[in-house]
RNA sequence: CGCCGAAUCACCGCAGGGUGAACCGGGGACCCAGGUACCCGGGGUGAAUCCGCGACAGCGGUAGGGCUAGUUCCGGGCCCGAACCCGUCAGCUAACUCGGUAGGCGGUGGACGGAGA
Numbered sequence: 001c002g003c004c005g006a007a008u009c010a011c012c013g014c015a016g017g018g019u020g021a022a023c024c025g026g027g028g029a030c031c032c033a034g035g036u037a038c039c040c041g042g043g044g045u046g047a048a049u050c051c052g053c054g055a056c057a058g059c060g061g062u063a064g065g066g067c068u069a070g071u072u073c074c075g076g077g078c079c080c081g082a083a084c085c086c087g088u089c090a091g092c093u094a095a096c097u098c099g100g101u102a103g104g105c106g107g108u109g110g111a112c113g114g115a116g117a
Stems, first nucleotide, its partner, number of pairs: 001106004008021005022101006032091001041089001042086004050061004064080005071116005
């Protein structure tokens, strides 16, 4: 200096920490959500879901997502396609209310191309 991500900024305090803004997430009415049966609970953050093969490990693909150095579109190229949490409970949801502001990675004189604003 740049990238993923909401995860930054300002102020107070000797400090542990706190306050506010901004951004992000959860809970939470009327209205709406057709009927019946079954039972293997159900739900949330996130792009990260699903399919096939495999004894497993894993492999192939995929919904979807990211990067390519101002920005958008197109093209080319390179990647990810995880993990965790709640605890029998939550559809949407105005008022209201409760939280988060982590972590990880790359470059340092160069950074693909075309077009538009």
The RNA shown here (c-di-AMP riboswitch aptamer (ydaO/yuaA leader)) has 117 nucleotides and comes from a soil metagenome. Of the family's consensus pairs, 96% are formed in the model. Its Rfam family is "c-di-AMP riboswitch aptamer (ydaO/yuaA leader)". From the family's description: This family represents a conserved RNA structure found upstream of the ydaO and yuaA genes in Bacillus subtilis and related genes in other bacteria. The literature on the family includes a 2004 paper in Proc Natl Acad Sci U S A by Barrick et al., "New RNA motifs suggest an expanded scope for riboswitches in bacterial genetic control". The prediction has a mean pLDDT of 86.